RNA sequence: GGGACAGUAGCUCAGCCUGGGAGAGCAUAACGCUGAAGACGUUAGGGUCGCUGGUUCAAAUCCGGCCUGUCCCA
Numbered sequence: 001g002g003g004a005c006a007g008u009a010g011c012u013c014a015g016c017c018u019g020g021g022a023g024a025g026c027a028u029a030a031c032g033c034u035g036a037a038g039a040c041g042u043u044a045g046g047g048u049c050g051c052u053g054g055u056u057c058a059a060a061u062c063c064g065g066c067c068u069g070u071c072c073c074a
Base pairs, nucleotide, nucleotide: 001073002072003071004070005069006068007067010026011025012024013023020057028044029043030042031041032040050066051065052064053063054062
């Protein structure tokens, strides 16, 4: 220098192909249960979907550029 993949909640990830409600598990908090705690159950909080521009009535999703990480080639 060229290429591939990845970036979404505190953590691990799904959703992207095929545009329209942002989600799951774990963790955290409250409540129930318990002598207390754990386990279990219920509920809740928590997100500029890496950044930016474009397309569109509408973008996590499609297109361009950029940034970061891993790997491959040179």